Background:
This is a predicted structure of a 506-nucleotide part of an RNA (small-subunit ribosomal RNA, central domain) from Diutina siamensis. Its Rfam family is "Eukaryotic small subunit ribosomal RNA". Model confidence (mean pLDDT): 81 of 100. NCBI's taxonomy places the organism under Eukaryota, Fungi, Saccharomycotina, Pichiomycetes, Diutina.
Context: one part of a larger RNA
């Protein structure tokens, strides 16, 4: 591994990137003509054999010989159809010859060759053990023996399988990698001429040196050739266009509320509450009217809309760079997909330095409640809650549901982009556009019916295509507790974080 789970029963990292890894789309020799051989079934036979029959004939799975120009499959091989199956030399030569020669299997020696997994045969793989053959240890379990004749002795075993990775040899040639010719430094020639290099034999013998011959490597020049670039995946990247969008950064600008001040009314209460108290009030509370000053927020419109990797994101306006989706008879040519390692980002609340301080408001401080009440409701209030600059890196970070991709089902709604269409509508009278209607189309958030499917079931168009079990790829879980502790690394100013046990209980 075949062959487990992961929405709630234990388990998808909080999100995106990313090396290594692992996994990757189709394509090239198929087809089809005429011939040879062999084997095999089936049909017709024939001759034997068996049974039947009066003769002719008839049946027959017959371990029996054998024949066919039927018929059908199977295997070798020869050649065509743009079609090298490695090639060259040398000994031998079964055979076939028009007697000139062609030559098959064979043996020696070079020249060269894309390399791999996969697979099929073999050798080899120590014996016991195993599985399994023969054999009456009286039977088994074992053993390797035994049998068979009987005075002399003959004979039979001691089989076989399996032995999986690597390595050794062999036959395939689908699958899956690999390489080849694009600045041709590419193939091929009895081709031509150079340049380097080796040197066996011949020149009467040695010994030099040069050619010639005979090889090896290189160049060039000529020739031959169907000269050589595979599609353009409902893979992916780029470009272009014209929109979208509460995506994001900077800056600008409004808007009421809140709180506090001022100033000019009026007055005895105002607040809070279940109920009241704490509170503030003629030094005039609350209220009301006109202003102004501060920080925070961004209301109706706001929805089973939108936009972003997630966290998130909602006031105008303007500037920067971005970005899914659409549309294109534009390029490019596998450039891919998921990812240990390592990286950016990443509510809330904490944390350091400043700024800032309207509300709200952990601790605190009270006034109530109550058996208490260190709570819940009041009424103060610190830190914080907003801004900068840096840490932290955790959430019930959630759709408790990884991510690419393919299919399987009916439906109306939306947003966005494209197309097409009978009208309608805004102005100004037309065409443009735009809004509106219809229909189709890709691409979203989602919903509604279903149940062929799936689930322990809630329920799921995916949680479905799963005992009929493999699409690719990463992460995680293996009764509760002890424990996300301890100890030990490592990040962090701290607070903490990632990583992360056992003992013992149950």
């Nucleotide at each position: 591994u075949u062959g487990c789970a992961g929405u709630u029963a234990a388990a998808a990292a909080g999100c995106u990137c990313g090396u290594a890894g692992u996994u990757g789309a189709a394509c090239u020799u198929u087809g089809g003509g005429u011939g040879g051989g062999g084997g095999c079934g089936u049909g017709c036979g024939g001759u034997c054999c068996a049974c039947u029959u009066u003769u002719g004939u008839g049946u027959g799975c017959g371990u029996a010989c054998u024949g066919u120009u039927g018929c059908g499959g199977c295997c070798c091989u020869a050649u065509c159809u743009u079609u090298c199956c490695u090639u060259c030399u040398g000994g031998g030569g079964a055979g076939c010859u028009u007697c000139g020669g062609c030559g098959a299997g064979c043996c020696a020696g070079g020249a060269c060759a894309u390399u791999u997994a996969c697979u099929u045969u073999g050798a080899a793989a120590a014996a016991a053990u195993u599985a399994g053959a023969g054999u009456g240890u009286u039977c088994a379990a074992a053993g390797c023996a035994g049998g068979c004749g009987a005075u002399u002795g003959c004979u039979u075993g001691a089989a076989u399988a399996u032995a999986u990775u690597a390595g050794c040899a062999u036959g395939g040639a689908a699958u899956a990698a690999u390489a080849g010719a694009a600045u041709a430094g590419g193939a091929c020639g009895c081709a031509u001429g150079g340049u380097u290099c080796u040197a066996u034999u011949u020149u009467g013998u040695u010994g030099g040196u040069u050619u010639c011959u005979a090889g090896a490597a290189c160049c060039a020049u000529c020739g031959u050739a169907a000269u050589g670039a595979u599609u353009a995946a409902u893979g992916g990247g780029c470009a272009u266009c014209g929109a979208c969008g509460g995506g994001g950064g900077c800056g600008u600008c409004g808007g009421u509320a809140u709180u506090g001040a001022a100033a000019c009314g009026u007055c005895a209460g105002a607040g809070g509450u279940g109920a009241a108290a704490u509170u503030c009030u003629u030094g005039g509370a609350u209220u009301g009217u006109u202003u102004c000053a501060a920080g925070a927020c961004c209301a109706a419109c706001u929805g089973c809309u939108g936009c972003g990797a997630a966290a998130g994101c909602g006031u105008u306006c303007g500037c920067c760079a971005a970005g899914a989706a659409g549309a294109u008879u534009g390029c490019c040519g596998u450039c891919a997909a998921u990812c240990a390692a390592g990286a950016a980002c990443g509510a809330a609340a904490g944390u350091u330095a400043g700024g800032g301080g309207a509300u709200c408001g952990a601790a605190g401080a009270u006034g109530a409640u109550c058996a208490g009440a260190u709570a819940c409701c009041g009424u103060c209030g610190u830190a914080g809650u907003c801004c900068u600059a840096a840490c932290c890196g955790u959430a019930a970070a959630c759709g408790a549901u990884g991510c690419c991709g393919a299919c399987u089902a009916g439906g109306g709604a939306u947003c966005g982009g494209g197309u097409g269409g009978c009208g309608u509508u805004c102005u100004u009278u037309u065409u443009u556009u735009g809004a509106c209607u219809c229909a189709c189309u890709c691409g979203g958030c989602a919903c509604c019916u279903u149940a062929c499917g799936a689930g322990a079931a809630a329920u799921c168009a995916a949680a479905g295509u799963c005992u009929u079990u493999g699409g690719g790829u990463u992460c995680u879980g293996g009764g509760g507790g002890g424990a996300g502790u301890a100890u030990g690394g490592u990040c962090g100013c701290a607070a903490g974080g990632c990583u992360g046990a056992a003992a013992c209980u149950u």